Notes: The prediction has a mean pLDDT of 85. This is a predicted structure of a 1504-nucleotide RNA (small-subunit ribosomal RNA) from a marine sediment metagenome. Rfam family: Bacterial small subunit ribosomal RNA.
[in-house]
């Protein structure tokens, strides 16, 4: 510090997610110790049990009993026990500590102030403590009651109470007065009371600042805000009363509604901040819930009281007690949180003089790895690199010095033995000092004994004994450290994000082996962080989300120049205050650490207080540079009103005129013989304003064009003079604001949503056509929205140029006129461009640059600009504007492709031109398809279908039935016998069984070997089983198309580009030139093979010219001259001429030539594609089978047949058919072979053997053609299928199932619909010939000669294809990608007649228990009385305020509803194809109509 995920590939934007840290945690798996902290975050839900507040006899009256003794009249009595236990009065604390956070958003809390206040015990000053009264509980009797508890009489005390007295200070005053107090114990010294003053401490109050989210909560307030006068308080104050004013609060967020106790801190982070308030600390609240008041110094009181609900529990049904949010502990709840422990020794707390009680505060221990820290679980050594695992290329690798073995230690466990410190304090003598008139007591101080530990079998030490007692969790495809095998087979699973699994998973589950962190590891959940993903530090807004349609302005907010003062910001000293704790540093103590602890530092903040004056507010003055006004020009569709015009459309009336207009891709509907359309003439009318017209001009924006004329905004030049900062921007707000739309009333020509018909189509609710209403038009009033765009908020300053253009000014520029045109300058409007800027594209003085002001808006996509609410509107709809769900992307910009029913240049038998076929017949093969037992497999657009198969009767084969063998038909290795090999017979479809004959081989160092056979053992063998989507290798295609890369440079942030593009010119990336590119490789092309001409050599089996010779056959001699054959050479390169081109490369004519511009053809195939094809040529990985999926036979099948489809033969005739004569090839094959002659067959054949191992024999007569006859347009002398009948050859074997001949038979078809194929010359056609395969068996395949053509104007169009260039939402690339309905499942939401909780206003009733007021009723010790009675108090009663409830109407939330809307996701449903390429009609925004649906039509706009 950053990583991963959008894409084919890149930057950008975003956004989801990882990797750190933490925690009161839970859960899963594991788990040796110790130390220190921590432990109900849920149900402020309910709680049995026990404890948690007492104490004091030195305030006070009383006062037992068990039990001992002893008496005793046995009924008891006394005395100790004992003034004890006890309970009561009475005082002091039960307001502390302890819990726990509902409730509160401010009556609260943190800073810092303040003034109107009280404060028990404490501290320290002054003064006092005098003298009396009358009751009361306990106690006794008696009574009610189940109790609880209470009720009457009676007795008494006191630091209980009440008076008098006294009053230095105290209190109240109208300044005259007037009020008010005490408590005493006690063996004398103290503690105590009483008033009072002042601290200390603690509380109360008031102020300002600050302290959560919602504007879809904008108004709120009537005790409300203030005054006076009272009253109340401890104290100010509407706190309460009465009057009186109308006021306070609020966009700097009142109010209203949600959550919430706040801090010091914690947790995170570099910071700034964000999140949290456990544990420890302060503060505040609350103590079963709702009110309430007493006591008291202090509560409206957690362990008081009254009342009133709700629970609960007792009960004798009358009544009556409770209140764990105190420590334990129970129940529930929940993922989840602990003993009904010890002690009061410490430290603190209440009560006492004190000893000492009391303390579930607190200290300790228990339980839990809940955390955080420390420590072990051994150390050394130790290769035969053991043995097991596990991999493996079978050598070996790992595990792994790791085990083991050796030789060491003993923390820690476990056993024993010693042993701190936490202990001060207390009591007791003694000493001595104070009190005291002395002692005696009491007491500050020291000394001396004594005694006090819950923890605790402590911590620590030592000893023993022995490696003995101790390691596991997650991970191991990227991120992110670690990888192999098995096993599964989109199945089971996995997953934090991308994502893994569909038969070779480092991704799933085991295991081996690794990696990390270890007594813990993982894993969820939550906070911060990465995230500059809310940006104060530190972000944007042309196109990625983002400038409000536009202006004017109120509040704010900023704001020119100078002087002078001020001193509020702002800077600086100093003081207080920031509580401790913690956090940092420095120390110190636990063996260390974590813990503790001392110091200091920090605590960024408030608050007073001096100063400082530069900026910046305030205040006064003063200036002109901003900004405004005046004067004179000018430009302008700016705006409103009002007239006037003229061209065109329509429509009327009339003329002329005749048969068709009109529309479209083509048409039809329509109009027309009742006279259209065309022409002239005249009238009506209504809308709009042709040229001029310009990226020309005004206007804030919507926007605005005929001409005049009124009325009036705004610019802008000049040049002067005036004010003198009058500014700039603009939350609310107001005003204009295109086109549709709406409302009343004109108008209505032309145009046209709606609708109507006609067309096109599969439809066609569309696009085209003809027709038409709203509506465009005026006037009024609304409506408030656009791609209302520069997708660029206004206003100011700065910052290089250049070239247009519009207005204005000035100079060239003198005069008599004219004034193009240049410069300079100003105010606009454009095109380009340096610096910058930006992701880029691009912007660039009209800035997207550099800067200031201020406003507005943006925070992933979808849900949605929806839904609720609220404002507005006649509506339509506008404005504000969520949520739940859901996805990991959505998106800009640009690069490469690919693609376009996009352009632009080129090629190709691609199209045209022409020939000649295919698709109709019939047969032949192949293929589906269907049969079958089987109809083996395989190849399926092009590029599968006369293909694998260059040749199925068995054989082939693989298929299928049946019958047989298991080491096996085949190859290694081992044992054993045996040559091998033949002959013959029976069984049997045959494999194969039985029998049988002949026959002893070969080499040898004499052991034995090699090769064959047979029988056995197990390793093996075999598989034409699967997987061509695991491979190899081979081939096919695009395409023989001219592409396809690469080094270095150079451009770009990159993907990439450049080169390779661009002019030309090729067949060609072939070649020139140009050029940020210069070179180079694989392709072309050229070498190579065949034709095509000459030449040279060589002439047998080839050839004969000329000589001779002949049976007349190159046969012979003989010749080497020709052809030939078959080795070498030569020849052709735009070389040469002439034009045209750029002095180029090439291109067109032309000579020579056999050939001319690669001369034909052949071989020859670049990087790639196409997961193309083949496991079935052959190889090979994994899998499968192993008496079978291997292997043997027999016979069958592969040949089937209603169908259909390719490929081909033959035809359909006269350019022919037949019958007769005759003629002219090439290339090739033959010994398992090809076979002449000659014989026989009508013929196929058959005999027959000569010849050849081939230029020598042979197959082997080409054929069409040519000559000559016939046939004469007919289903024929065409055509030849089918079918009979007799043969032929081949082979074991022609029946399922061969070719062949011969007779007979004589189908279909008269040149083929829609489509569709091949071909540019020795091609096409058309005619034989050979050859592989092969016993046979080709119309199929290769080759080979023969005869031998027509056309090509071009490149507009099909198809394929190259470049260059344009768009894209494509990239599995248009067979792409993608939209709306409609159906079905699921989810979460909005409406909904309603229903049922919470909360909570308003108006009302109600009215406990209380406090205040009043009281004519009763009832009263203290004090006073004149004795009657008053004074004061009680109870009752009633007013008044008030809690729970009640009723009635609102308001808000939340659950829940039949039905309803729409929205989201779901593997392969429907219908169509709206969008992206000119997406096939450009899209899109706004508006209105319409439609099954994506739409589609009208108006305005927009260029994305």
């Nucleotide at each position: 510090a950053g990583a991963g995920u959008u894409u084919g590939a890149u930057c950008c934007u975003g956004g989801c997610u990882c990797a750190g840290a933490u925690u009161g945690a839970a859960c899963g798996c594991u788990g040796g110790c110790g130390g220190c902290a921590u432990g109900c975050u849920u149900a402020a839900c309910a709680c049995a049990u026990g404890c948690a507040a007492g104490u004091c006899g030195a305030a006070c009256g009383c006062g037992a009993a068990c039990g001992u003794a002893c008496c005793u009249u046995c009924g008891g009595g006394u005395a100790c026990u004992a003034g004890u236990a006890g309970a009561g009065u009475g005082g002091c604390g039960g307001a502390c500590g302890g819990g726990u956070g509902a409730g509160u958003a401010a009556u609260g809390c943190u800073u810092g102030g303040g003034a109107a206040u009280c404060u028990g015990c404490c501290c320290a000053g002054u003064a006092g403590u005098g003298g009396g009264g009358g009751a009361u509980a306990a106690c006794u009797c008696g009574g009610g009651g189940a109790a609880a508890c209470u009720c009457g009489a009676g007795c008494u005390a006191a630091u209980a109470c009440c008076g008098c007295a006294u009053a230095c200070g105290c209190c109240c005053u109208a300044c005259g007065g007037g009020g008010g107090a005490a408590a005493g114990a006690u063996u004398u010294a103290u503690c105590g009371c009483u008033a009072u003053u002042g601290g200390a401490u603690g509380a109360g109050c008031c102020c300002a600042a600050g302290u959560c989210a919602g504007a879809u909560u904008a108004g709120c307030u009537u005790g409300u805000u203030g005054g006076u006068g009272g009253g109340g308080u401890a104290a100010a104050g509407g706190c309460c009363c009465a009057c009186c004013a109308a006021g306070g609060c609020a966009a700097c967020g009142a109010u209203c509604u949600g959550u919430a106790g706040c801090u010091g801190g914690u947790c995170u982070g570099a910071g700034a901040g964000g999140a949290c308030g456990a544990u420890c600390a302060g503060c505040c609240a609350c103590a079963c819930u709702g009110g309430g008041a007493c006591u008291g110094a202090g509560a409206c009181a957690c362990g008081g009281c009254c009342c009133a609900g709700a629970c609960u529990c007792c009960u004798a049904c009358g009544g009556g007690a409770g209140g764990c949010a105190g420590c334990a502990g129970u129940g529930g709840g929940g993922a989840a949180u602990a003993u009904u422990g010890g002690a009061c020794a410490a430290u603190g707390g209440g009560c006492g003089a004190a000893a000492g009680c009391c303390u579930g505060a607190u200290c300790c221990a228990g339980c839990a790895a809940u955390g955080c820290c420390g420590c072990g679980u051994g150390u050394g050594u130790g290769a035969a690199g053991a043995a097991g695992g596990c991999c493996u290329g079978c050598g070996g690798g790992u595990u792994g010095u790791a085990a083991a073995g050796c030789a060491c230690u003993u923390u820690u466990u476990u056993a024993a033995g010693g042993g701190a410190a936490g202990a001060a304090c207390g009591u007791a003598a003694c000493c001595a000092g104070g009190u005291u008139a002395a002692g005696a007591g009491c007491u500050a101080g020291g000394u001396u004994a004594c005694u006090u530990g819950a923890c605790g079998g402590u911590a620590c030490c030592u000893u023993a004994c022995g490696a003995a007692u101790a390691a596991g969790c997650a991970c191991c495809g990227g991120c992110u450290a670690a990888c192999u095998c098995c096993g599964u087979g989109c199945c089971a699973g996995c997953a934090g994000c991308c994502g893994c699994g569909g038969u070779a998973a480092u991704a799933c589950g085991g295991a081996g082996g690794g990696u990390g962190c270890a007594a813990g590891c993982g894993u969820u959940a939550a906070u911060c962080g990465g995230a500059a993903u809310u940006a104060c530090u530190g972000g944007g807004c042309g196109u990625a989300a983002a400038g409000a349609g536009u202006a004017c302005g109120u509040a704010g907010g900023c704001g020119g120049u100078u002087a002078u003062u001020u001193a509020a910001g702002u800077c600086g000293g100093a003081u207080g205050u920031g509580a401790a704790a913690g956090c940092c540093c420095c120390g110190g103590g636990c063996u260390c650490a974590a813990c503790c602890u001392g110091g200091g530092a920090a605590u960024u903040g408030c608050a007073u207080u001096c100063g400082a004056u530069a900026c910046u507010g305030g205040a006064u003055g003063a200036c002109u540079a901003g900004a405004a006004u005046u004067u004179g020009g000018c430009a302008g569709a700016g705006g409103c009103u009002g007239g006037c015009g003229g061209a065109a459309u329509u429509c009327c009336c009339g003329g002329u005129g005749u048969a068709g207009c009109g529309g479209u891709g083509a048409a039809a509907u329509g109009c027309g013989u009742a006279g259209a359309u065309a022409u002239c003439g005249g009238g009506a009318g209504g809308a709009a304003c042709a040229u001029c017209a310009g990226u020309g001009g005004c206007g804030a924006a919507g926007g605005c064009g005929g001409c005049c004329a009124g009325c009036u905004g705004g610019g802008u030049c000049a040049a002067a003079a005036u004010u003198g900062a009058c500014g700039c921007u603009g939350a609310g707000g107001u005003a204009c604001g295109a086109a549709a739309g709406c409302g009343u009333g004109g108008g209505g020509a032309g145009c046209a949503a709606a609708c109507a018909g006609g067309a096109u189509u599969a439809g066609a609710u569309a696009c085209c056509c003809u027709g038409g209403u709203a509506g465009u038009c005026c006037a009024c009033g609304c409506c408030c929205u656009a791609a209302a765009c520069g997708a660029u908020g206004a206003g100011a300053a700065c910052u290089a140029g250049a070239c247009g253009u519009u207005g204005g000014g000035u100079c060239c520029a003198a005069c008599u006129a004219u004034a193009a045109g240049g410069g300079c300058u100003u105010a606009g409007u454009g095109u380009c461009g340096c610096a910058g800027c930006u992701a880029a594209c691009g912007c660039g003085a009209u800035a997207a640059g550099u800067u200031c002001u201020c406003c507005g808006c943006c925070u992933g996509g979808g849900g949605a600009g929806u839904a609720c609410g609220g404002c507005c509107g006649c509506a339509a709809g506008g404005u504000u504007g969520a949520a739940a769900c859901u996805c990991a992307a959505a998106g800009g910009a640009a690069u490469u492709g690919a693609c376009g029913g996009g352009g632009g240049c080129c090629c190709g038998c691609a199209c045209a031109a022409g020939c000649g076929g295919u698709g109709g017949a019939g047969c032949a093969u192949g293929u589906g398809g269907u049969u079958u037992a089987a109809u083996u497999c395989g190849a399926u657009g092009c590029a599968a279908c006369g293909c694998g198969a260059a040749g199925a009767a068995c054989c082939u084969u693989a298929c299928c039935a049946g019958c047989c063998c298991u080491u096996g038909a085949c190859a290694u290795c081992c044992u054993c016998g045996g040559a091998a090999c033949u002959u013959u017979c029976u069984a049997g479809a045959g494999a194969u069984a039985g029998a049988u004959u002949g026959g002893u081989g070969c080499c040898u160092u004499c052991g034995g070997g090699a090769a064959c056979c047979g029988a056995g053992u197990g390793a093996c063998a075999g598989g034409u089983g699967c997987u061509g989507c695991a491979u190899g290798g081979c081939u096919g295609u695009c395409g023989u198309c001219a592409g396809c890369u690469c080094g270095u440079g150079u451009c770009g942030u990159g993907a990439g580009a450049u080169g390779u593009u661009g002019g030309g010119u090729u067949a060609a990336g072939u070649c020139c030139c140009g050029u940020a590119a210069c070179g180079a490789g694989c392709g072309c092309a050229a070498c190579c093979c065949u034709u095509g001409u000459c030449c040279u050599u060589a002439g047998u089996u080839g050839c004969c010219a000329g000589c001779a010779u002949u049976u007349u056959g190159g046969g012979u001699g003989g010749g080497a001259a020709c052809u030939c054959u078959a080795a070498g050479g030569a020849g052709a390169c735009u070389g040469c001429c002439g034009g045209u081109g750029a002095c180029a490369a090439a291109c067109c004519g032309g000579a020579g030539g056999a050939a001319g511009g690669u001369g034909g053809g052949g071989a020859u195939g670049a990087c790639g594609u196409c997961a193309a094809g083949u496991c079935a040529u052959c190889a090979u990985g994994g899998c499968c089978c192993u008496u079978a999926u291997g292997g043997g036979c027999u016979g069958g099948g592969c040949u089937a047949c209603a169908c259909a489809c390719g490929u081909g033969c033959u035809a359909c005739a006269a350019u022919g058919g037949c019958c007769g004569g005759u003629a002219c090839a090439g290339a090739g094959g033959g010994c398992u072979g090809c076979a002449a002659a000659c014989c026989c067959g009508c013929g196929a054949g058959g005999g027959g053997a000569a010849g050849c191992u081939a230029a020598u024999c042979u197959c082997a007569c080409a054929a069409a053609a040519c000559c000559g006859g016939u046939c004469g347009u007919a289903g024929u002398c065409c055509g030849g299928a089918u079918c009979g009948c007799a043969g032929u050859c081949u082979g074991c074997a022609a029946c399922u199932c061969g070719a062949c001949u011969g007779c007979g038979u004589g189908a279909a078809g008269u040149c083929g619909g829609a489509a569709u194929c091949g071909c540019u010359a020795g091609u096409a056609a058309u005619c034989g010939c050979a050859g592989a395969u092969c016993a046979g068996a080709a119309u199929g395949c290769u080759g080979c000669g023969g005869u031998g053509a027509a056309u090509a104007c071009g490149u507009u169009c099909c198809c394929g294809g190259g470049c260059c260039u344009u768009g894209u939402a494509c990239a599995c690339a248009c067979c792409g990608c993608c939209c709306g309905u409609c159906a079905c499942a699921c989810c979460a939401u909005g409406g909904g007649a309603g229903u049922g909780g919470g909360u909570u206003g308003c108006a009302a009733a109600a009215g406990a228990a209380g406090u205040g007021g009043g009281u004519a009723g009763c009832u009263u010790a203290a004090c006073c009385u004149u004795c009657g009675g008053g004074a004061g108090g009680g109870c009752g009663c009633u007013c008044a305020c008030c809690a729970c409830u009640u009723u009635g109407u609102g308001a808000u939330u939340c659950a829940u509803g039949a039905c309803u809307g729409g929205g989201g996701u779901g593997a392969a449903g429907u219908c169509g194809u709206a969008a992206c390429a000119a997406g096939g009609u450009a899209g899109c925004c706004g508006u209105a109509g319409g439609g099954g649906a994506a739409c589609c039509u009208g108006c305005g706009g927009c260029u994305g």